[in-house]
RNA sequence: GCGGACGUAGUCCAGUUUGGUUAAGAUACGGCCCUGCCACGGCCGCGACGCGGGUUCGAAUCCCGCCGUCCGCA
Numbered sequence: 001g002c003g004g005a006c007g008u009a010g011u012c013c014a015g016u017u018u019g020g021u022u023a024a025g026a027u028a029c030g031g032c033c034c035u036g037c038c039a040c041g042g043c044c045g046c047g048a049c050g051c052g053g054g055u056u057c058g059a060a061u062c063c064c065g066c067c068g069u070c071c072g073c074a
Stems, first nucleotide, its partner, number of pairs: 001073007010027003020057001029045005050066005
């Protein structure tokens, strides 16, 4: 330099296939309950679509550019 895959809560991961209700779950964190205390367990809360632009009534999802990570080729 060329090609491909990926980027979503602190962390991991689903949702993209067919654009459409409030972006699901686990874990972590905070509160409450439970217990003599801790742990375990139960309930509740908190928190996310890499950045910019475009298409569209509507974009995490489609298109373009950029940035970053990984893999392959040279």

RNAcentral holds the sequence, with entries from MGnify. A computed fold for a 74-nucleotide RNA from a marine sediment metagenome, annotated as transfer RNA. Rfam family: tRNA. About the family: Transfer RNA (tRNA) molecules are approximately 80 nucleotides in length. It is annotated as a transfer RNA.